[in-house]
RNA sequence: GGCUGGGUAGCUCAGCCGGUUAGAGCGCACGACUCAUAAUCGUGAGGUCGAGAGUUCGAGUCUCUCCCCAGCUACCA
Numbered sequence: 001g002g003c004u005g006g007g008u009a010g011c012u013c014a015g016c017c018g019g020u021u022a023g024a025g026c027g028c029a030c031g032a033c034u035c036a037u038a039a040u041c042g043u044g045a046g047g048u049c050g051a052g053a054g055u056u057c058g059a060g061u062c063u064c065u066c067c068c069c070a071g072c073u074a075c076c077a
Base pairs, nucleotide, nucleotide: 001073002072003071004070005069006068007067010026011025012024013023019057028044029043030042031041032040050066051065052064053063054062
């Protein structure tokens, strides 16, 4: 350099054939329970869906450019 896969909540990840309010588990905060802690239960906060542009009535989802991560591969006087 080329190819493939990936980037969505603090972490690990879902997200259908493009469709109206973007989710789960863990974590976090508060509350319940307890003498207390843990566990358990309840409630809640938390998102530029990597960046930008395009298509569309409508984009996390499709297209293009760029950035980053992982793997494979080519070259290396």